A computed fold for a 98-nucleotide RNA from Halopseudomonas sabulinigri, annotated as Guanidine-I riboswitch aptamer.
The model forms 100% of the base pairs in the Rfam consensus.

[in-house]
């Protein structure tokens, strides 16, 4: 403290939609209800992980914004609000405090 971007993935999270139960109807590929239903979709970390790209430092060097190699640390934490169907380590927030 301007302590860098982005992609995929993971604790996590709910329920829009799919599947699961339950119940109408009475047999529809259909309504309703339900997440005190492991789920598929889908949210998803500053204090989580892997890559890439960017910054930086060193050596080579043919002198080129070349090439190889490294660094990129540390980080305890509400209440409240918000945004989505909805919620959550989402976002306000490396924020208030400590």
């Nucleotide at each position: 403290a301007u302590a860098g971007a982005g992609c995929g993935c993971u604790a996590g999270g709910g329920u829009u939609c799919c599947g699961g139960c339950u119940g109408a109807u009475c047999u529809g590929c259909u309504c309703a209800g339900u997440g005190a239903c492991u789920g598929g979709u889908c949210c998803g970390a500053g204090a989580g992980c892997a890559c890439u790209c960017g910054a930086c430092c060193u050596u080579u060097c043919a002198a080129g914004c070349a090439a190889a190699g490294g660094u990129u640390a540390c980080a305890c934490g509400g209440c409240g609000g918000g945004a989505u169907a909805a919620a959550a380590g989402c976002c306000c927030g490396g924020g208030a405090g400590a």
The sequence is in RNAcentral, with records from MGnify. Lineage of the source: Bacteria > Pseudomonadati > Pseudomonadota > Gammaproteobacteria > Halopseudomonas. Its Rfam family is "Guanidine-I riboswitch aptamer". On this family, see Reiss et al., Structure 2017: "Structural Basis for Ligand Binding to the Guanidine-I Riboswitch".